[in-house]
A computed fold for a 104-nucleotide RNA from Novosphingobium sp., annotated as Glycine riboswitch aptamer. The source organism's lineage runs through Bacteria, Pseudomonadati, Sphingomonadales, Sphingomonadaceae and Novosphingobium. Of the family's consensus pairs, 90% are formed in the model.
RNA sequence: CUGACAGCGCGGGAGAGACCUGCUGAUUCGCAUCUGCGAAAAGGUGGGCGCCGAAGGAGCAACCGCCCCGGAAUCUCUCAGGCAAAAGGACCGCGCCAAGUCGA
Numbered sequence: 001c002u003g004a005c006a007g008c009g010c011g012g013g014a015g016a017g018a019c020c021u022g023c024u025g026a027u028u029c030g031c032a033u034c035u036g037c038g039a040a041a042a043g044g045u046g047g048g049c050g051c052c053g054a055a056g057g058a059g060c061a062a063c064c065g066c067c068c069c070g071g072a073a074u075c076u077c078u079c080a081g082g083c084a085a086a087a088g089g090a091c092c093g094c095g096c097c098a099a100g101u102c103g104a
Base pairs, nucleotide, nucleotide: 001103003102004101005100007096008095009094010093011092012091017049019048020047021046022045023044024043027040028039029038030037031036050083051082052081056079057077058076059075063071064070065069
């Protein structure tokens, strides 16, 4: 010296069942013989089948390097995560950051 990575802020950001079923349930409504009965219901949770890949993780490897060995994906797997909205989200853009690493 933002030059790169990391970090922080802002913006953009895909895919796939608002599936089936049990339990619970803030709250609302109705009846009533008044500590009762029934219905609906956001949310939570267990099970089942189907699916997605772009948090993370794992595998192979083109390729790269200082070539003993190491680094390696948007590929593959689907453990995890996800399948209305919200949240998250690889990656991209802009800005900040000399205190962290590396580099000149």